A computed fold for an 80-nucleotide RNA from an Actinomycetes bacterium, annotated as Glycine riboswitch aptamer. Its Rfam family is "Glycine riboswitch aptamer". About the family: This family represents the bacterial glycine riboswitch. On this family, see Mandal et al., Science 2004: "A glycine-dependent riboswitch that uses cooperative binding to control gene expression". Rfam links the family to the GO term glycine biosynthetic process. The sequence was found by an Rfam model in a public genome assembly. The coordinates come from a structure-prediction model, not an experiment, and the mean pLDDT is 77.
RNA sequence: CAGAAGAUAUCAGGAGAGUCUGCCAAGACGCCGAAGGAGCAACUUCCCGGAAACUCUCAGGCAAAAGGACUGAUAUCAGA
Numbered sequence: 001c002a003g004a005a006g007a008u009a010u011c012a013g014g015a016g017a018g019u020c021u022g023c024c025a026a027g028a029c030g031c032c033g034a035a036g037g038a039g040c041a042a043c044u045u046c047c048c049g050g051a052a053a054c055u056c057u058c059a060g061g062c063a064a065a066a067g068g069a070c071u072g073a074u075a076u077c078a079g080a
Stems, first nucleotide, its partner, number of pairs: 006077008018029004030062003036058001037056003043050002
């Protein structure tokens, strides 16, 4: 000097699932899985455990808004 993986911030994209009542806050029943959380499989392990976009639906969500796993770009940190 270059620089993999990683972390943070910003920008962009970003799914699914509904009716009724209604004072448009919300409630009832029904539904959704891609914040979070929990459980486990392959796998891994020092055999304690860890572990998914799978499963559950506690939370969250089911007009809009907000949120949103994940993806790309930029910047900063860091440096196999």